Background:
Predicted 3D model of RNase P RNA and transfer RNA as a complex of 459 nucleotides. The prediction has a mean pLDDT of 79. It holds a member of the Rfam family "Bacterial RNase P class A".

């Protein structure tokens, strides 16, 4: 200057005027108080993704969450972390000149399944063209005289897996001996596989050594086998309080036994059987034996809490490649419930994408005009 | 907010352990009929919502994403 990796930060800027909801606070007014209305002052008031709800975790309620099978997720090695399918670094596979980027990357020598058409043969491998041998028969040449030799076809019977074809895939490559042709059939290299060696915390690596002619094609985002994680539900979770209604109608289970007590019942204990305890079974565990549990029907659709101080956020310093921890120090930064965060006007500029919290908090993933920045690579051109 | 299900021919639906997708309504063409309508015959219609992956091969396994559809309150 030209093309590119790869990370980080931002998401139009000030001014002024009305307005919206929340917090704290000050008057007035109502109120026995509680608190409510009104007007005022100060404060802060969407996002990087607030999304999709795809994974983890807090919190709450259901045994302070239990066993067992099923069932579902996850997988290379190391750390990190509350936790994670997430992150950082490694280690092999793959693309790229590079910078870097991409991988559901355990195990196909535990069993089972699948491989449509083509194609001889598709996993117990196989013989269609070729190629060689024997055997027969026909035809030509020679030599000889009904024989043998050689060339060539045509049948039959074997051998082969170089070569050709089929196919997504066909039972190691490449030379060379070797054979009738071939072939790990035999040897060199190269690949593979065990064993052992050396480096590494491992995954794995190695111009290291030795053994094996090669066994073990491919799919597990088919069933499966190994490890190792998961208990439901989810703030419309729970907890409180107030209004209203037909405490209406159907349906399930409705109380057994055995002691104590008493005239009996009631009521206690203990066993059993039933219900419930939002989820497959079965065990146990709690509560209950009727203010039971479901379906129809029927009211009310108000209020408070949960609700925002948290694995927060900002800055140095320290450790560690890094992700991240750990000490200080400072700060407090929405919390609504028909749901606030907007309008208008003036200026300036590059004329502005995606998209609006709703219990929080860590991540993936998807959308998004632009516009700073940092380190890199690779090519031209100057000096 | 929060759970959970669906997509297949114009319209309704099938399609399981992955191998070239199917019914029946509608429309279309021919026969029947003086004509229609019923009938009878035939043919044509599919990017399997999109994108990507896994495999030799995806309607179907996996993953993203887009539309649509249903549930969920409190009292008695």
């Nucleotide at each position: 200057g030209g093309a590119g990796u790869u990370g980080g930060c931002u998401g139009a800027g000030c001014a002024g005027u009305c307005g919206c909801g929340c917090u704290a606070u000050u008057g007035u007014u109502u109120g026995u108080a509680a608190a409510a209305a009104c007007a005022g002052u100060a404060g802060g008031g969407a996002g990087g993704a607030a999304a999709g709800u795809c994974c983890g975790g807090g919190c709450u309620c259901c045994a302070c969450a239990g066993g067992a099978c099923a069932a579902g997720g996850c997988g290379c090695c190391a750390g990190g972390u509350a936790a994670c399918g997430c992150c950082u670094g490694g280690g092999a596979g793959g693309c790229g000149c590079a910078a870097g980027c991409c991988u559901a990357c355990g195990g196909a020598a535990a069993g089972u399944g699948c491989a449509g058409c083509a194609g001889a043969g598709a996993g117990u491998a196989g013989a269609c063209c070729g190629c060689c041998a024997c055997c027969u028969c026909u035809u030509g040449c020679a030599a000889a005289u009904u024989u043998u030799g050689u060339a060539a076809g045509a049948g039959g019977c074997g051998g082969u897996a170089a070569g050709g074809g089929u196919g997504a895939a066909a039972c190691g490559g490449u030379g060379c001996g070797g054979u009738a042709a071939g072939a790990g059939c035999g040897c060199a290299c190269c690949g593979c596989g065990u064993c052992g060696g050396u480096g590494g915390u491992a995954a794995c690596a190695c111009u290291c050594g030795a053994c094996g002619g090669c066994a073990u094609g491919g799919u597990a985002a088919a069933c499966c086998c190994c490890g190792c994680c998961u208990g439901g539900a989810g703030c419309a979770a729970g907890a409180c309080c107030a209004a209203a209604u037909a405490g209406g109608g159907g349906a399930a289970c409705g109380u057994g036994c055995g002691c104590g007590u008493u005239a009996a019942c009631c009521c206690g204990c203990g066993c059993a059987a039933c219900a419930u305890g939002c989820g497959g079974u079965c065990c146990g565990c709690a509560u209950g034996u009727g203010a039971u549990u479901c379906c129809c029907g029927g009211g009310u659709a108000g209020g408070u809490u949960g609700c925002u101080u948290g694995a927060g956020g900002u800055g140095u310093g320290u450790g560690g490649u890094a992700a991240c921890a750990c000490a200080c120090a400072u700060c407090c930064c929405a919390g609504a419930u028909g749901a606030a965060u907007g309008a208008c006007u003036g200026u300036u500029c590059u004329c502005g994408a995606c998209a609006g919290a709703a219990c929080c908090c860590g991540g993936c993933u998807u959308a998004c005009a632009g516009g700073c920045u940092a380190a890199c690579u690779c090519c031209c051109u100057u000096u | 907010g929060c759970c959970g299900g669906a997509a297949u021919a114009g319209c309704u639906c099938a399609g399981u352990c992955g191998g070239u997708a199917g019914a029946g309504c509608a429309g279309c063409u021919c026969a029947u009929u003086c004509g229609u309508a019923a009938u009878g015959a035939g043919a044509a219609g599919g990017u399997c919502g999109u994108a990507g992956g896994u495999u030799c091969g995806a309607u179907u396994c996996c993953u993203a994403u887009u539309u649509c559809c249903g549930g969920c309150a409190c009292c008695a």